[in-house]
RNA sequence: GAUGAACGCUAGCGACAGGCUUAACACAUGCAAGUCGAGGGGCAGCACGGGUGUAGCAAUACACCGGGUGGCGACCGGCGCACGGGUGAGUAACGCGUAUGCAACUUGCCCAUCAGAGAGGCACAGCCCAUCGAAAGAUGGAUUAAUGCCUCAUGAAACAGGGGCCCCGCAUGGGGAUAUUUGUUAAAGGAGUGAUCCGCUGAUGGAUAGGCAUGCGUUCCAUUAGGCAGUUGGCGGGGUAACGGCCCACCAAACCGACGAUGGAUAGGGGUUCUGAGAGGAAGGUCCCCCACAUUGGUACUGAGACACGGACCAAACUCCUACGGGAGGCAGCAGUGAGGAAUAUUGGUCAAUGGCCGGAAGGCUGAACCAGCCAAGUCGCGUGGAGGAAGAAGGAUCUAUGGUUUGUAAACUUCUUUUGUGCGGGGGUAAAGGUCGGUAUGUAUACCGCAUUGAAAGUACCGCACGAAUAAGCAUCGGCUAACUCCGUGCCAGCAGCCGCGGUAAUACGGAGGAUGCGAGCGUUAUCCGGAUUUAUUGGGUUUAAGGGUGCGUAGGCGGCCUGUUAAGUCAGCGGUGAAAGGUUGUCGCUCAACGAUAAAAUUGCCGUUGAAACUGGCGGGCUAGAGUACGGACGAGGUAUGCGGAAUGCGUGGUGUAGCGGUGAAAUGCAUAGAUAUCACGCAGAACUCCGAUAGCGAAGGCAGCAUACCAGGGCGCAACAGACGCUGAAGCACGAAAGCGUGGGUAUCAAACAGGAUUAGAUACCCUGGUAGUCCACGCAGUAAACGAUGAUCACUAGGGGUUUGCGAUAGACAGUAAGUCCCCGAGCGAAAGCGUUAAGUGAUCCACCUGGGGAGUACGCCGGCAACGGUGAAACUCAAAGGAAUUGACGGGGGCCCGCACAAGCGGAGGAACAUGUGGUUUAAUUCGAUGAUACGCGAGGAACCUUACCCGGGAUUGAACGCAGUCUGACGGGGGUGGAAACACCCUUUCUAGCAAUAGCAGAUUGCGAGGUGCUGCAUGGUUGUCGUCAGCUCGUGCCGUGAGGUGUCGGCUUAAGUGCCAUAACGAGCGCAACCCUUGCCGACAGUUACUAACAAGUUAUGUUGAGGACUCUGUCGGGACUGCCAGCGUAAGCUGCGAGGAAGGCGGGGAUGACGUCAAAUCAGCACGGCCCUUACAUCCGGGGCGACACACGUGUUACAAUGGCGUGGACAGAGGGCGGCCACCUGGCGACAGGGCGCAAAUCCCGAAACCACGUCUCAGUUCGGAUCGGAGUCUGCAACCCGACUCCGUGAAGCUGGAUUCGCUAGUAAUCGCGCAUCAGCCAUGGCGCGGUGAAUACGUUCCCGGGCCUUGUACACACCGCCCGUCAAGCCAUGGGAGCCGGGGGUACCUGAAGUCCGUAACCGCGAGGGGCGGCCUAGGGUAAAACUGGUGACUGGGGCUA
Repeated sequence: GAUGAACGCUAGCGACAGGCUUAACACAUGCAAGUCGAGGGGCAGCACGGGUGUAGCAAUACACCGGGUGGCGACCGGCGCACGGGUGAGUAACGCGUAUGCAACUUGCCCAUCAGAGAGGCACAGCCCAUCGAAAGAUGGAUUAAUGCCUCAUGAAACAGGGGCCCCGCAUGGGGAUAUUUGUUAAAGGAGUGAUCCGCUGAUGGAUAGGCAUGCGUUCCAUUAGGCAGUUGGCGGGGUAACGGCCCACCAAACCGACGAUGGAUAGGGGUUCUGAGAGGAAGGUCCCCCACAUUGGUACUGAGACACGGACCAAACUCCUACGGGAGGCAGCAGUGAGGAAUAUUGGUCAAUGGCCGGAAGGCUGAACCAGCCAAGUCGCGUGGAGGAAGAAGGAUCUAUGGUUUGUAAACUUCUUUUGUGCGGGGGUAAAGGUCGGUAUGUAUACCGCAUUGAAAGUACCGCACGAAUAAGCAUCGGCUAACUCCGUGCCAGCAGCCGCGGUAAUACGGAGGAUGCGAGCGUUAUCCGGAUUUAUUGGGUUUAAGGGUGCGUAGGCGGCCUGUUAAGUCAGCGGUGAAAGGUUGUCGCUCAACGAUAAAAUUGCCGUUGAAACUGGCGGGCUAGAGUACGGACGAGGUAUGCGGAAUGCGUGGUGUAGCGGUGAAAUGCAUAGAUAUCACGCAGAACUCCGAUAGCGAAGGCAGCAUACCAGGGCGCAACAGACGCUGAAGCACGAAAGCGUGGGUAUCAAACAGGAUUAGAUACCCUGGUAGUCCACGCAGUAAACGAUGAUCACUAGGGGUUUGCGAUAGACAGUAAGUCCCCGAGCGAAAGCGUUAAGUGAUCCACCUGGGGAGUACGCCGGCAACGGUGAAACUCAAAGGAAUUGACGGGGGCCCGCACAAGCGGAGGAACAUGUGGUUUAAUUCGAUGAUACGCGAGGAACCUUACCCGGGAUUGAACGCAGUCUGACGGGGGUGGAAACACCCUUUCUAGCAAUAGCAGAUUGCGAGGUGCUGCAUGGUUGUCGUCAGCUCGUGCCGUGAGGUGUCGGCUUAAGUGCCAUAACGAGCGCAACCCUUGCCGACAGUUACUAACAAGUUAUGUUGAGGACUCUGUCGGGACUGCCAGCGUAAGCUGCGAGGAAGGCGGGGAUGACGUCAAAUCAGCACGGCCCUUACAUCCGGGGCGACACACGUGUUACAAUGGCGUGGACAGAGGGCGGCCACCUGGCGACAGGGCGCAAAUCCCGAAACCACGUCUCAGUUCGGAUCGGAGUCUGCAACCCGACUCCGUGAAGCUGGAUUCGCUAGUAAUCGCGCAUCAGCCAUGGCGCGGUGAAUACGUUCCCGGGCCUUGUACACACCGCCCGUCAAGCCAUGGGAGCCGGGGGUACCUGAAGUCCGUAACCGCGAGGGGCGGCCUAGGGUAAAACUGGUGACUGGGGCUA
């Protein structure tokens, strides 16, 4: 885009066209084929007139008679019924289409021409009588007409046959003339006064309509490959309108088939229709042509025509009637009904027109046809209003929300118009011409005139008037494709979805709303076809994406070199015929326009005929040598087959030497060996394979081929140019070859070695490793026929830049080379290619032929067939299922890949943890609650740098509800508060008492109460967020601009070499630069200098003390503080291009980053935190908010992390003695004194601090203890106290006395540390009333050991490689098993289906035969026979369904 559509929602009108696609299912009812009285006998019914009778005065009525007239049921007869209308079941066919032929035919009615119609006879219907039957109907008898039937006559006019003549052709043959011969055959009348008209018979010709034959075209399956007995042909008959095996007898054995027979499946064919740029693809409804069919099957009759839709007979199924004896029927005609179905209309009107049949005509009949009805089912047209109108109304919706935006000029309102609508009126105007009757004219058949007439549609189309915006808008969509976006609801639910995909609490994707977009009396959905789809490709493909046969030979076929002659099949041109009409295209015209219709043209690309042309292809003939081949020459090679020979190795045998192991492995063991192995020497035997040479070397069609020699066979290449003359290429079938493994028979068997055995390894180990070992490996003959049979690249021919290596010839020749031919390998250009890559050995450019492919899986499976001894091979589907599967390349990530490098990463060391007790955190458990968070590294002495109450978020209980706090505003009070009291656990409630400040006052301030507005939430979501933080990692990386490369992703830069702690530098370089990181700048520490000196310092001077920088003073020193200097591979030597490295170098306080800190790139982990804070959304609001008392966060079988103290003598205890730094201090640090064993208490100086205060310890000296659960260790428990605090029961610390547990150095495993470090020793601070601190953060004292080195473990960086990973190896993914569902193969069988065969039976009917019967006869009946629909029986084949059980397959978390 389209449709004979259907469904959903919606619906105003008209015109034109359309309407059972399914059950060729069954049908009630009505209608659809009759007509002619001018063929006939007649008269049932109707009418007219006549006659008779009855009644009546009559008109008239009734009855009867009589075919007299009009007409006419039934009957005889003629014509029609074979057309028109319906349907598409069957049919793969001369059925259809197209073009021919019939010398092999027919044709009623119609036209033309010629000729004719004489005479006679006979029956049967009807009517009448009678009989049988329920009916349908049947039978008998009598009588009778014709355009019914029969007989005779005429018929050289005609036909048929024979002979003679002439002409023609296309094989059988055809035609003609005149005369001749033989035979055959005709007839009907009717109307009219008449003229005449209508008929009748024979013949010829025409027209029309048919019949038959042929060429070409006409679906799918080869998993249908052979079919066929009247089959193929002949002779002779029969039959037919006619040819013909159409039928029959006989004879022959043919005929069809890979150019697809036979079989199966499906199907009416065409004109045309839809789509498409076209080529094509799909379809065949309406209309036209042809065919076939009429319930199913068969059969003939009649007829011009039928094997007959509304005829007949028979058989079958079904339905109906029945008196049970028997009968009737056929809507795939028009309506209509039921059924089926998603689905398809009225039991309408009229013959007015067009057409058909009959008729002389009038006319009759006509569900053909014309009309109307129903249906948006299609196409076209019209309308539902136009103009103005901003307060941009109200309402709705929404946002960045005091306001804006949008709906939206939309509405309201003003004005205009009137198609449509309603009402009224007009509309014998058009389609109409014919025909009857009458008349005129002439050419007797036409024309004209007159009179009276003919409309279903329809009072329709159309026209006029009136009224009045009046009567008229929806549907789908809005994530992308694809035009159109927001809010709410929902929360992987409900749902959407054409594909991708949406939905798990902020959904432009679901549902609703507002808005928007598209189309519009329609709009969407579904179904189907074409297009897009270059996705069957002529215009495509095949190295790697699906796809080259394993290889050769070769049949058919296809294709084929140069010159010339001829032919004319292909080809081209002219002309002729045909290609129906309709349709489609173009022009013009008609309906108001359009759709629609009319007319004309072109077209119909085809087929046939004819006349030419001769280039090309083909055929035939002649020639040529460039293709192909033969001969000759000299080379080449693991080419093949057969035979013979050789040495080394291996194993075995014999003998010698010799002794305890050998062998084997990662390590071992099994095994062998004192009966002498292994090793070694000599000799012998056996089988198999051929070291070196040996090579991107050679040969072969491929598989493949390797010691040497011989024989035979074969090959390509080179050279030469003698022969020959297109002999060529490809190649479906076919034939042959074809690695390894395998199979059969017979040999052989040294090695190796499936299976097997044993030993190991392992969780296991039916493996990898080891020791053995059989088939096999080898040979001969046969089979098998597959491989990643690969260059994943079919064969042949031609053309198209180069460079290098190599093999074999030729050439030229000087240890050498530049030519040429055929091979072989590498690099690269153009070109090709998706890229990788290919690139004269093409995957380039062309030509020919063959084979093959068409999404993945199912599946190279099943079934069938073919082959095979088997194994198995060849051929080779479907159901079902998925939305991908796949190629090449890119960036990452990863690897029990590679290279380089780094880090307390390992190693080397030191000290710990893991065992004990305790402290602390966590898990778990418990609990009313044990609040919450943190959970590998990167949670666990973490948030918490202080849980007795508070904190506190948890639990129990008791209160209060605009609230505990705060702000603003208003009102009231002058208080609130304090003190006291009562109740209570407290909160709280109540009572008593006391009572504001400033100002003269207004008022202001302050406080409280109260009211209002704002509350509050440690409730949820860290996966909605901000901010902050951890980690990779202080690792050296991460990027950008421009340029260049690539179709692109992307690359380059950033790679490479050297170097560095470093992407730090240097060199190189299609890159050149730059940014964030690194480094530096900052702080601190180490040295020096300058300046400044108080509370610090004190060398010199002075004063003073028991003593002390105590004092005057000093600015030297230390120190404090500020500002500078200093270190840069700067110097030297060596190495290096350089950067830089090395040196027990120099100098220097410090040397190569001097030490330490702060500083954390792009990013990763949806890492952590909504409970620090902030914040979106959601949730609670007498509670999930809030106050108070008590409890809990401190529980305790247990498990883990982090620590402390120890286990002791490098120690404990006692006594004495010495030395820091950094901090802190007024609700504080506290000297000093007194009391207490002590914690501490009572007094009390100094100090808001370089001034006062806050005791350093390890260490040193002396003494003691002597290896023990101890003078170690201090847990636990008992008692007595101190302090803080409202309060130490749960639940504080400290002191004293007593008690004195585990523990004697810690399994697997694991942590920290490279120098002022580890280890060890103490001191301080924050938090804080106090403290559960052994924690955290700092400070100093004492003060080591070790690093060979980078193989390994962990982590990281760069380069490279592989990848089926990209949520990125904690990835991906395979198979079994278990479960559910689905389709499918096999299957004992069971049940059908269509077709064929054989036999039996056999209706109707044609034909044939025939004695009895009928008939004068013709003929008939009866009987018999052939054939046959149908029925029955039987055995097979094919094909479907189903089937216990069974096989695999697909899908599913």
Model confidence (mean pLDDT): 81 of 100. Predicted 3D model of a 1453-nucleotide RNA (small-subunit ribosomal RNA) from an uncultured bacterium. The RNAcentral record of the sequence draws on ENA, Greengenes and SILVA. Its Rfam family is "Bacterial small subunit ribosomal RNA". Rfam links the family to the GO terms structural constituent of ribosome and ribosome.